[in-house]
RNA sequence: UGUUUAUACAGAAGAAGCGAGAGAUUAGGCUCUAUGACCUUCUGGCAACCAACUUAAAGUCUCUAUAAAAUGAGAUUGGAAAACCGGUGCCAAUUCCUAAUCCCAAUGUUGGGAGAAUAUAAAGA
Numbered sequence: 001u002g003u004u005u006a007u008a009c010a011g012a013a014g015a016a017g018c019g020a021g022a023g024a025u026u027a028g029g030c031u032c033u034a035u036g037a038c039c040u041u042c043u044g045g046c047a048a049c050c051a052a053c054u055u056a057a058a059g060u061c062u063c064u065a066u067a068a069a070a071u072g073a074g075a076u077u078g079g080a081a082a083a084c085c086g087g088u089g090c091c092a093a094u095u096c097c098u099a100a101u102c103c104c105a106a107u108g109u110u111g112g113g114a115g116a117a118u119a120u121a122a123a124g125a
Stems, first nucleotide, its partner, number of pairs: 001125001003123006013043005021032003025100005044091003048088003054081001058077006095117001101114005
């Protein structure tokens, strides 16, 4: 920088610095913002994914143990679930809303669904 999969109507603060815009792109809205937004740092927190102490179901083997078993014990495979801590991420408004391309309904510019785009995580290139 691409690809795949999953998720995106929940949740989550303060201080310092900076100094004018910010909310992904384009367009239309609507919000936040000199009572200092956005962004950076520190502290704190939230919990989407990863990791994981521990470990369930289930399978196999041995002993009990014999004519054949049940039960029980041990070993092994397995890995639903899963804290604290950790790796990223996140901490205004549904990804702030709608459209970017289709489908359905409505027959009035609305509603529903899918797709696309974006963001985050993991894997891999």

A computed fold for a 125-nucleotide RNA from a Vicingaceae bacterium, annotated as SAM riboswitch aptamer (S box leader).
It was read from a public genome assembly, where an Rfam model found it.
Taxonomically the source falls in Vicingaceae (Bacteria, Pseudomonadati, Bacteroidota, Flavobacteriales).
It matches the Rfam family "SAM riboswitch aptamer (S box leader)". Rfam describes the family as follows. The SAM riboswitch is found upstream of a number of genes which code for proteins involved in methionine or cysteine biosynthesis in Gram-positive bacteria. Gene Ontology term of the family: regulation of gene expression.
The coordinates come from a structure-prediction model, not an experiment, and the mean pLDDT is 78.
Of the family's consensus pairs, 97% are formed in the model.